The RNA shown here (c-di-GMP-I riboswitch aptamer) has 98 nucleotides and comes from Candidatus Brocadia pituitae. Taxonomically the source falls in Candidatus Brocadia (Bacteria, Pseudomonadati, Planctomycetota, Candidatus Brocadiia).
RNA sequence: UCCGGAUAAAGGCAAUCUCUGCGCGAUCAGGGAGCGCAGAGUAAAGGGUCUUUAAACUCACAAGGAAGUAGUUUGUAUAAGAUAGCCUUACCGCCGAA
Numbered sequence: 001u002c003c004g005g006a007u008a009a010a011g012g013c014a015a016u017c018u019c020u021g022c023g024c025g026a027u028c029a030g031g032g033a034g035c036g037c038a039g040a041g042u043a044a045a046g047g048g049u050c051u052u053u054a055a056a057c058u059c060a061c062a063a064g065g066a067a068g069u070a071g072u073u074u075g076u077a078u079a080a081g082a083u084a085g086c087c088u089u090a091c092c093g094c095c096g097a098a
Base pairs, nucleotide, nucleotide: 005095012037013036016033017032018031019030020029021028035085041091042090043089045088046087047086048083049082050081051080052079055078056076057075060072061071
């Protein structure tokens, strides 16, 4: 120095629940508790998953004098977002034994 990652030590992160706040929502931010994590550090480039006010298309219904029109609803995910604690990728990094 490399591989390896310990019932070691120092330091770190925080699922979920709960309280408060932002957002249409997924989600996010902060406090408490602490499932777990050797990259659970950073970055939405690719795949996956999730969400959607509005627009488009679509399913079902449909006020009304009338147009299946206004409106309500189901789905699609073009589009716009979320997730790095789903995976890949890129970058950076603490400790250190057999």
Its mean pLDDT, the model's own confidence on a scale to 100, is 79. Rfam family: c-di-GMP-I riboswitch aptamer. Rfam describes the family as follows. GEMM was predicted in a large-scale screen for bacterial structured RNA regulatory elements.